[in-house]
RNA sequence: UGGUGGCGUGCUUAACACAUGCAAGUCGAACGAGAAAGCUUCUUUCGGGAAGUUAGUAAAGUGGCGCACGGGUGAGUAACACGUGAAUAAUCUGCCCUUGAGAUCGGGAUAACAUGGUGAAAACUAUGCUAAUACCGGAUAAGACCACAUUUCACAAGAAAUGCGGGAAAAGGAGUCUCAAUCUUCGCUUAGGGAUGAGUUCGCGGAACAUUAGCUUGUUGGUGAGAUAAAAGCUCACCAAGGCUUCGAUGUUUAGCCGGCCUGAGAGGGUGAUCGGCCACACUGGAACUGAGACACGGUCCAGACUCCUACGGGAGGCAGCAGUGGGGAAUAUUGCGCAAUGGGCGAAAGCCUGACGCAGCAACGCCGUGUGAGCGAUGAAGGCCUUUGGGUCGUAAAGCUCUGUCAAAUGGGAAGAAUUUUGACGGUACCAUUAGAGGAAGCCCCGGCUAACUCCGUGCCAGCAGCCGCGGUAAUACGGAGGGGGCAAGCGUUGUUCGGAAUUAUUGGGCGUAAAGAGUAUGUAGGCGGCUAAAUAAGUCAGACGUGCAAGCCCGUGGCUCAACCACGGAAUUGCGUUUGAAACUGUAUAGCUUGAGUACAGGAGAGGAAAGCGGAAUUCCCAGUGUAGCGGUGAAAUGCAUUGAUAUUGGGAAGAACAUCUGUGGCGAAGGCGGCUUUCUGGUCUGUUACUGACGCUGAGAUACGAAAGCCAGGGGAGCAAAGGGGAUUAGAUACCCCCGUAGUCCUGGCUGUAAACGAUGGGCACUAGGUGCAGGAGGUAUCGAUCCCCUCUGUGCCGUAGCUAACGCAUUAAGUGCCCCGCCUGGGGAGUACGGUCGCAAGGCUGAAACUCAAAGGAAUUGACGGGGGCCCGCACAAGCGGUGGAGCAUGUGGUUUAAUUCGACGCAACGCGAAGAACCUUACCUGAGCUUGACAUGCACGGGACAACUAUAGAAAUAUAGCCUCUCUUCGGAGUCCGUGUGCAGGUGCUGCAUGGCUGUCGUCAGCUCGUGUCGUGAGAUGUUGGGUUAAGUCCCGCAACGAGCGCAACCCCUAUCUUUAGUUGCCAUCGGGUCAUGCCGGGAACUCUAAAGAGACUGCCGGUGAUAAACCGGAGGAAGGUGGGGAUGACGUCAAGUCCUCAUGGCCUUUAUGCUCAGGGCUACACACGUGCUACAAUGGCUGGUACAAAGAGUCGCAAGACCGCGAGGUGGAGCUAAUCUCAUAAAACCAGUCUCAGUUCGGAUUGGAGUCUGCAACUCGACUCCAUGAAGCUGGAAUCGCUAGUAAUCGUGAAUCAGCAUGCCACGGUGAAUACGUUCCCGGGCCUUGUACACACCGCCCGUCACACCACGAAAGUUAGUUGUACCAGAAGUCAUGAUGCUAACCCGUAAGGGAAGCUGGUGCCUAAGGUAUGGCUGGUAAUCAGGGUGAAGUCGUAACAAGGUAGCCGUAGGGGAACCUGCGGCUGGAUCACCUCCUUU
Repeated sequence: UGGUGGCGUGCUUAACACAUGCAAGUCGAACGAGAAAGCUUCUUUCGGGAAGUUAGUAAAGUGGCGCACGGGUGAGUAACACGUGAAUAAUCUGCCCUUGAGAUCGGGAUAACAUGGUGAAAACUAUGCUAAUACCGGAUAAGACCACAUUUCACAAGAAAUGCGGGAAAAGGAGUCUCAAUCUUCGCUUAGGGAUGAGUUCGCGGAACAUUAGCUUGUUGGUGAGAUAAAAGCUCACCAAGGCUUCGAUGUUUAGCCGGCCUGAGAGGGUGAUCGGCCACACUGGAACUGAGACACGGUCCAGACUCCUACGGGAGGCAGCAGUGGGGAAUAUUGCGCAAUGGGCGAAAGCCUGACGCAGCAACGCCGUGUGAGCGAUGAAGGCCUUUGGGUCGUAAAGCUCUGUCAAAUGGGAAGAAUUUUGACGGUACCAUUAGAGGAAGCCCCGGCUAACUCCGUGCCAGCAGCCGCGGUAAUACGGAGGGGGCAAGCGUUGUUCGGAAUUAUUGGGCGUAAAGAGUAUGUAGGCGGCUAAAUAAGUCAGACGUGCAAGCCCGUGGCUCAACCACGGAAUUGCGUUUGAAACUGUAUAGCUUGAGUACAGGAGAGGAAAGCGGAAUUCCCAGUGUAGCGGUGAAAUGCAUUGAUAUUGGGAAGAACAUCUGUGGCGAAGGCGGCUUUCUGGUCUGUUACUGACGCUGAGAUACGAAAGCCAGGGGAGCAAAGGGGAUUAGAUACCCCCGUAGUCCUGGCUGUAAACGAUGGGCACUAGGUGCAGGAGGUAUCGAUCCCCUCUGUGCCGUAGCUAACGCAUUAAGUGCCCCGCCUGGGGAGUACGGUCGCAAGGCUGAAACUCAAAGGAAUUGACGGGGGCCCGCACAAGCGGUGGAGCAUGUGGUUUAAUUCGACGCAACGCGAAGAACCUUACCUGAGCUUGACAUGCACGGGACAACUAUAGAAAUAUAGCCUCUCUUCGGAGUCCGUGUGCAGGUGCUGCAUGGCUGUCGUCAGCUCGUGUCGUGAGAUGUUGGGUUAAGUCCCGCAACGAGCGCAACCCCUAUCUUUAGUUGCCAUCGGGUCAUGCCGGGAACUCUAAAGAGACUGCCGGUGAUAAACCGGAGGAAGGUGGGGAUGACGUCAAGUCCUCAUGGCCUUUAUGCUCAGGGCUACACACGUGCUACAAUGGCUGGUACAAAGAGUCGCAAGACCGCGAGGUGGAGCUAAUCUCAUAAAACCAGUCUCAGUUCGGAUUGGAGUCUGCAACUCGACUCCAUGAAGCUGGAAUCGCUAGUAAUCGUGAAUCAGCAUGCCACGGUGAAUACGUUCCCGGGCCUUGUACACACCGCCCGUCACACCACGAAAGUUAGUUGUACCAGAAGUCAUGAUGCUAACCCGUAAGGGAAGCUGGUGCCUAAGGUAUGGCUGGUAAUCAGGGUGAAGUCGUAACAAGGUAGCCGUAGGGGAACCUGCGGCUGGAUCACCUCCUUU
């Protein structure tokens, strides 16, 4: 959310408690007795009474059968409970079937009933009467049973047959009209058999935990007895001391088991609803009775809890039957109909009973079927959504037209199910016919990837989503909505559970060098596995047959409901178990052998193998003595320390303890740990050689045992050196460390304990097989030789390289990590954690064993590419060094920060912001502030309406904008109108408002560094590699050579421009050598085309030539020639990319914001502030100078809104005036340093010029805030600049002036130009940046990385804990209901027996006693759970605190074990490991 039908299914939780109704009765053909109401008749005193009928009926009773079935539930149970297969020769079996025999004679009671009694009730009791298919006795009697005997059979126990003795019954009811007889039928007794059902026993099978390892006294067995239907310690007495257990006993936890069901390819895994089989249970516990069968769901007794009734004395009850109620729970139905069918009980039957069952009701809970319409229909309607504004899409979808009638509805008909006359709950149901009408009938989820399906809007790390990865921080296909789309469909999605995928527990079918995982090592028990030959056996194995493997289900076939689901029939299958027959290869078993596995003997060999004793020298320290004097020692540098009481140094003597240099070696020995001076004694293993012997004696090895570095512990010694702890000195922010000086345990020995290490080859042991090469150690042999040390071969051990193969890769590779077999150990995501608890060992420290809650989506291995390293190698750069000059100090200019302010607009922030945007802020600019104004607007454009102007000018108000008034009034025209302008209104304009982290474009930077890539091929599982690395060389990935690479592209270089030389052409405005003219002078003039120059075209330079070096190459070095030489110098030119670099304020632009304002106009102010700090500059501090005078030489530019000459005025800035010039012509325009001469003479100066006063000039509406310049006067700081830092390698630095852009004016800035013109570079150790190769890495946001621990805070789960509480269980004892059994005999009693009787006996009832025993109680233990003050660690959390431990040599290499110490990571000692970088050496290997 929901149309319909069919078939199924429906308390998974509280085996919690239950109101009410129903769920087991039936038989009169076993028996006795026997109503009433009603009706009819009679009678009546009209109150009633009687008879008949009702009726031999109802109800009750005796008796029989049933109630042990059917139905429910799964609490208990880990068990012969279940499954399967056997056994019962150890058993029973009502009703049923079959076969045989019998059925006779008697007896005494009793209920009902009647009369009393007690009680509230339930019920009980006394007396009296009565019947039976109820009960009892006798007779008869078997082949059944018991005792004894005999025979036959048999697999033991046994079975069958025979003889003798003992021992049954119920008789009856009904029918044949009544009675009798007979017959029939239903019953009865007994015996045999069958069938069915049940009991008991056994083999095998299926849960968890070993943090449960020992359990057991009727326990295990025997003898005897008892009990039972039946074997048996089932029970009892006695005897013996057994029985079970690592192949898991005992204990604890969990659980009904199976056929099956779900899943899976299978093997398996999970499960045990419905249906079927078995078991167990019936409020809880115990017990028996009856019976064929029970220890009994709707029976009994007792105890307990609970509920109900009560007169308080006492009673009643048991839904885990069907409905139903409460409760619990996420959750599960009607207090329905019927016995019509199927089945059951009773009955001779009719029949009665039956919540079994058949049906109906409720629930989309599941499966299956079916519908919700069909055809035509384009103005592609309206509308929605999107849009690039053209359109697209929903969409033939709708509307409209033409039809159909399934389902549902109404009306009419109407079954089968019934056999066999009757009998149908379902049901007027299924089904059929008719009727009208598209009408009553579609939703849910999803659309980022996995995974089919995309856009818009809203939101803005919010709200939210999420199975995993992950979305969301202003353009979200991931959130919410919408449109569209996809999927499924009366459902859809979510949640939970199980299997699969998962080879992720691996039998099929995994692993253990480095990912988790080989025990530290060996010996060895059980166990597992095991050489060759022969014959035997048949347990395993294989084959055949037989039995069983219920039915249902699955599968196949056929059939029935219209199909299907569902159902029926047949088949197959049921992989198993049992019996039997056979085979004999293999395994096993038992036998006999063998020698090759294993071992023994013999002869030799090597060795730090082990234990004990003794001995030796060097060194250290100490003591004594001598010499000797001021330091020694120690470090990065120091200090503590030692020393004038004589150290260190040196010489001699002595003492003590520990360790054994050289030899020493990827050498040797040992199981591992480990073992090193020499000698002796004892002793283990191993190798080689040769023969002989034993004859499988072997391999592995759970438990177990032994050994086991260092540290540590106990006791006793010893103590030289070293050295945890400790003390002191340094270092440091600190330094509980690293370094230094001391120094105690300890290190050493003896005895005992501990039992762990990176105990490592991170590689368990054994055997076999599978290319080689080479080294070392030990032994044997061969050839040759005088002689093997040399050559060859072989065995053992130990290394390296390498083929095949294996491996995720790295790598391993006859010493396997290859190929196989056998055995053991171990692993199963990270953390929590090798922790907690428990157990065990230890003196302790601690070891061994060893979880969970919780938490994360990773943790990890190997390799790759980068990046990084206080790793390495090579190379480059004004990077350092060598030099020159600066900055940092002063004053000023300018920019920035900060501060201030109404505003000091904004941006830029390491290099790569800071004289930057800004090539020029007084107004303007201008974006900022204050104030005054405007609202279609200062600007663009469309539409509608109105007007004829608007502007300019004048006047008034005002600070102006602006307003008002005056004046003036448009163009074209086809006369319709159009254009321009103004006004009003509406779409819209506008924004230097935000986002450079939405963008384009442009730019900076690494860096003019030499790099960055591609195609094909090859290698690698792959990421990737190769090419691009290597040897040389270069400025260069420049070139050469080599090479599994061969080529190519973007970069480099070259091509382009300027400049340096020359040639040619041209010759004005430029030039002037020659010729002429002229001038005081000047190319001034004629002329010239030589030179300079101008500006076009060319030439030239290419390692081209020579020599050397080199590899014969590339190239380098030197030389010649040349103006220039190895890119000649300079410029333009900027690879792939990096920095979310810069810019939304150049411009463009998405989105957002604003719209009488964040827009527009105007005036004034501000951007120019000023305790301060920084950057970049200018001027200086002076004599290489200042000043005065004189004299000389440029380049490149600019100019009509301009540059402005000569002349005149002014000290000057400048003014007046205006020749010339649109420029090689005129002007700006004197270049200045330099040079010559003079002066100053080292001083705050004749240096320096700030600041200030006065007077002016110019520009401009306007120089107050706030311009530049001039003159006069004033004359500050400053005497070369701390730490630090910048630029520059040649026409460069330094120094000198000139011009231009911007610009009304304003230049110390910027851009350009020329003049004068140096010094130095040994070199690459170091600093910085960069390139290449290599190495390590726990980094990849890439070291500004990652990351550890304490502390503080919050939350979570867990552990300990004085206690407390609950459950369960054991032991000992007390007490003991009901009841069975036993016992005894107080009382009582009809049947039978004895007896004439009295009475007695038998048998029984009742109470008594005893054994057993439930609940209960007391005491004391075990186990499990809850809870708890407090304590401990753990995990997770936002950007907290302290440090920096680890990853690079992580800045003290790290890690392991152990011990001590410390806020913390950690530090230190001792021993070990490489899973340590770097350098050097040794050895080995490969190649030559």
Molecule: small-subunit ribosomal RNA
Organism: uncultured organism